The prediction has a mean pLDDT of 86. Small-subunit ribosomal RNA, 5' domain from an uncultured bacterium, 483 nucleotides, folded computationally. Its Rfam family is "Bacterial small subunit ribosomal RNA". Its family is annotated with structural constituent of ribosome and ribosome in the Gene Ontology.
Context: one part of a larger RNA
RNA sequence: AAUGAACGUUGGCGGCGUGGAUUAGGCAUGCGAGUCGCGCGAGAAUGUAGCAAUACAGGAAAGCGGCGAAAGGGAGAGGACAACAUGGGAAUCUGCCCAGGGGUCGGGGAUAGCGUCGGGAAACUGACGGUAAUACUCGAUAAUGUUUACGGACCAAAGGUUUACUGCCCCUGGAUGAGCCCAUGCCCCAUUAGCUAGUUGGCGGUGUAAUAGACCACCAAGGCGAUGAUGGGUAGCUGGUGUGAGAGCACGACCAGCCUCACUGGCACUGAGACACUGGCCAGACACCUACGGGUGGCUGCAGUCGAGAAUCUUCGGCAAUGGACGAAAGUCUGACCGAGCGACGCCGCGUGCGGGAUGAAGGCCUUCGGGUUGUAAACCGCUGUCGAGGGGGAUUAAGGGCAACUUGAAAGAACCCUGGAGGAAGGAGAGGCUAAGCUCGUGCCAGCAGCCGCGGUAAGACGAGCUCUCCAAACGUUAUUC
Numbered sequence: 001a002a003u004g005a006a007c008g009u010u011g012g013c014g015g016c017g018u019g020g021a022u023u024a025g026g027c028a029u030g031c032g033a034g035u036c037g038c039g040c041g042a043g044a045a046u047g048u049a050g051c052a053a054u055a056c057a058g059g060a061a062a063g064c065g066g067c068g069a070a071a072g073g074g075a076g077a078g079g080a081c082a083a084c085a086u087g088g089g090a091a092u093c094u095g096c097c098c099a100g101g102g103g104u105c106g107g108g109g110a111u112a113g114c115g116u117c118g119g120g121a122a123a124c125u126g127a128c129g130g131u132a133a134u135a136c137u138c139g140a141u142a143a144u145g146u147u148u149a150c151g152g153a154c155c156a157a158a159g160g161u162u163u164a165c166u167g168c169c170c171c172u173g174g175a176u177g178a179g180c181c182c183a184u185g186c187c188c189c190a191u192u193a194g195c196u197a198g199u200u201g202g203c204g205g206u207g208u209a210a211u212a213g214a215c216c217a218c219c220a221a222g223g224c225g226a227u228g229a230u231g232g233g234u235a236g237c238u239g240g241u242g243u244g245a246g247a248g249c250a251c252g253a254c255c256a257g258c259c260u261c262a263c264u265g266g267c268a269c270u271g272a273g274a275c276a277c278u279g280g281c282c283a284g285a286c287a288c289c290u291a292c293g294g295g296u297g298g299c300u301g302c303a304g305u306c307g308a309g310a311a312u313c314u315u316c317g318g319c320a321a322u323g324g325a326c327g328a329a330a331g332u333c334u335g336a337c338c339g340a341g342c343g344a345c346g347c348c349g350c351g352u353g354c355g356g357g358a359u360g361a362a363g364g365c366c367u368u369c370g371g372g373u374u375g376u377a378a379a380c381c382g383c384u385g386u387c388g389a390g391g392g393g394g395a396u397u398a399a400g401g402g403c404a405a406c407u408u409g410a411a412a413g414a415a416c417c418c419u420g421g422a423g424g425a426a427g428g429a430g431a432g433g434c435u436a437a438g439c440u441c442g443u444g445c446c447a448g449c450a451g452c453c454g455c456g457g458u459a460a461g462a463c464g465a466g467c468u469c470u471c472c473a474a475a476c477g478u479u480a481u482u483c
Stems, first nucleotide, its partner, number of pairs: 001482003005479005012350006018343002025306003029303003034067003039064002046057004074261003084185006092178002097174008105139004114129006145154003159166003187233003194224003199221004204216003236258004240251004263284005286297004314340001316339003322336001323334004353383004363374004387424001389419004396412002400407002427472005432453003438467005448455002
């Protein structure tokens, strides 16, 4: 000098930041991923007309289908490396988006919802009947596409609302994102010296979007190592942060990039993308419900709770802005985000008044009893109105959207105006030397102090108290840690 700090005493205001570092321990409750009726059938409530039947309008919930759910958000357990940083590379894929070239013809059978009848405590589930699609499927068409033995062979589509849009299929290129390979760098221990059989290479395959012992069969016997292999310990990496004149040393909170994880272990499915935090299956531990037959769950999302701990916050408001998903749009959703709340946890700023006022009140302390000091300090007189309080005020954060008419702020709030009155706002540590600042009393190697030296055994400037002084100041000290 610094800190994601803690503790003690004290505590006026504001701005900007920041706040579970320990048990990757367990979690009640609510919310955190939906959306589209301009893909599809069906359609409750309700309204209008009517005596009613019914007709018209209406459009909720559920279902099929599409896109999204692989983003955003959290954490740092694991991993010394297949990570990360920097620089290269070739054997790849890429939904939505952009550009270019083509195409969009004709059929079919189901199924959920629904109806009827069941099973079950529940979770859920069965049979029969019947229905739609941009769901599924067949045929046609077929090149600049795929494949090829160069003759050929093969591959697609979906419509919708409506009069102009938007979709769908194939191909090529781009953009973005991702996968893969290589080089260099990357902590401690030699009281770890040898390690390795898919091991190292080849041939042929399997497999993948793609290369590869990634995997398999066969063949060869290689490969790594004191320039530290192997083993053990520790650790997310980086941009950066702290310190320092620098070199260096230490660290990696917040913010940003990458990686990894999602109760523990394993596995695949769907998909452009996952081996998927709030998807699925299996096993395990734990917890909950049960009619004992069987089921359900996963806060390392936002709040919140218990535990452990020196220690770390509200079960808040809003989608107004920015961004995201879906939608033609209106819009819906969004604990991302924007805000507010709590904490002197940090940094910064401001205030707690200003001027006058005695050869100097009272009180306190000291005294050589003369006085000294507290001290212009107070009282008293005259002012001011920062901050705070109360009331107004509205710039601005709002750009857009819609368009016939119309409108959008959760929260904050500048300038300015009014009211009022010194009123509401100072402490902490220290005073032997280092080190700025000393006197008196009490105590008597006791009680105690202490960072080091050291103080205390009867005049203690070092303990305790009072007065005075010194240093910082809404803080001041202590402890811990780094340089």